Source information:
A computed fold for an 83-nucleotide RNA from a Patescibacteria group bacterium, annotated as transfer RNA. The source organism's lineage runs through Bacteria and Bacteria candidate phyla. The sequence was found in a public genome assembly. Its Rfam family is "tRNA".

Parts: sequence; C1' cells; structure tokens
RNA sequence: GCCGGAGUGAUGGAAUUGCCAGACAUGCACGACUUAAAAUCGUGUGGGCUUAGCCCGUGCGGGUUGGAAUCCCGCCUCCGGCA
Repeated sequence: GCCGGAGUGAUGGAAUUGCCAGACAUGCACGACUUAAAAUCGUGUGGGCUUAGCCCGUGCGGGUUGGAAUCCCGCCUCCGGCA
C1' cells in the first nucleotide's frame, strides 16, 4: 500500500435483510431478609429538560429515506490476511 472483519451504557454483549436502542448478564446504588455480614429476593441504573411526558444519544463527519445501530461515501482506532 491492498483486501476482509470489528467499534453500541461502568463492563461483556443483544437488537440484521431499515420501522419501540440499550434485551440478557456482570458491576454499582437503595431496600427486604440477618445480631451483623455473605447468599438470596425486590426496585433502580446513558445524558438533558419546563418530568403523566418531551428532546438528544450506537467511533467521528456527511449522504440516501417518511424513517438509519442497520444502506452509501470519507476519516479515525483495533484485529486478521496479502504484498
């Protein structure tokens, strides 16, 4: 230099032939249980706001579309292969 794969909350990892993003698990916070703890169970856990809800958010920047994590283009980072 060329080819292929990957990038999603704190972490691992789902959502695929474009139509509800964060399923599930781990971790963490609070509560229950306990003399106390562990284990177990329950609730919560991206950000913001004027909080029955609304807006933003899938590596970065654009594009296509009524609608994009998903398709297209450029770039960045990581992994593998070829030279």